A computed fold for a 61-nucleotide RNA from an Acidobacteriaceae bacterium, annotated as Fluoride riboswitch aptamer (crcB RNA motif). Its Rfam family is "Fluoride riboswitch aptamer (crcB RNA motif)". The family has 289 seed sequences and 2,293 matches in Rfam 15.1. Gene Ontology terms of the family: positive regulation of gene expression and response to fluoride. The literature on the family includes a 2012 paper in Science by Baker et al., "Widespread genetic switches and toxicity resistance proteins for fluoride". NCBI's taxonomy places the organism under Bacteria, Pseudomonadati, Acidobacteriota, Terriglobales, Acidobacteriaceae.
RNA sequence: AUUUGCUUCGGUGAUGAAGUCCACCUUAACCGCCUUCCCGGCUAAUGACUCCUACCGACAG
Numbered sequence: 001a002u003u004u005g006c007u008u009c010g011g012u013g014a015u016g017a018a019g020u021c022c023a024c025c026u027u028a029a030c031c032g033c034c035u036u037c038c039c040g041g042c043u044a045a046u047g048a049c050u051c052c053u054a055c056c057g058a059c060a061g
Stems, first nucleotide, its partner, number of pairs: 010025004016052001018050004032042003
């Protein structure tokens, strides 16, 4: 100096909060898609589940 393993703490998973589970990272994990790449267009509050809030659509009072 590099690599591997263990432990502790922490962080991350395209827009908010909480809980559970899963995965990933050790300065990385992560940072949506299409397009003629100038423009323009599209999906989604989840990694998954439950739920609240915001947003969209429909119906009823």